[in-house]
């Protein structure tokens, strides 16, 4: 000096990812309240947040109408802020309480990224999110050199130190 392997630090992809205060619309003229009518041993409630009752409690409830009043949560857009670049997401399994789901956490597998289309799922929803397939685009590395081909983020780039080999 070069190469190899392993760790440390700092970075890049861009409508980049996730969270969050505020605000706005939607939810919705819906739930529920009022009034009118009908019904009458009626309805319903109890599981740490939701569902599930065989058991328990318990009943002025239930149904319809109304040119009467009238929400909220979840989900979403935007500005700002925060944390970041397996950011994050999905699936499976374990734990936190007896089943299922939700929330949190751990392990394993897959996905480089955003966009568009089709199908499916969640949802009040054509908003939005998630999954599969397809399409071009884009960043990284390798091969190639006429327009390309292949691969995956446990990747790639940079920096410095140490080890081994020449």
């Nucleotide at each position: 000096u070069u190469a190899a392997a392993g760790g440390a630090u700092a970075g890049a992809g861009g409508c980049g990812c996730a969270g969050u205060u505020g605000u706005c619309a939607u939810c919705a003229g819906u739930a529920g309240g009022g009034c009118c009518g009908g019904u009458g041993g009626a309805a319903g409630g109890c599981a740490u947040c939701g569902c599930a009752a065989a058991g328990c409690c318990g009943u002025u409830g239930c149904c319809g109408g109304u040119u009467u009043c009238a929400a909220a949560a979840g989900g979403g857009g935007c500005c700002g802020c925060u944390g970041c670049c397996g950011a994050a997401g999905a699936c499976g399994g374990g734990g936190a309480g007896g089943g299922c789901g939700g929330u949190c956490u751990c392990c394993g597998u897959c996905u480089g990224g955003g966009c568009g289309a089709a199908c499916g799922g969640a949802c009040a929803a054509c908003a939005u999110c998630c999954g599969u397939u397809c399409g071009a685009c884009u960043g990284c590395c390798g091969c190639g050199a006429u327009u390309g081909c292949g691969g995956a983020g446990c990747g790639c780039u940079a920096u410095g130190g140490a080890u081994u080999a020449a």

A computed fold for a 166-nucleotide RNA, annotated as Lysine riboswitch aptamer. Its mean pLDDT, the model's own confidence on a scale to 100, is 77.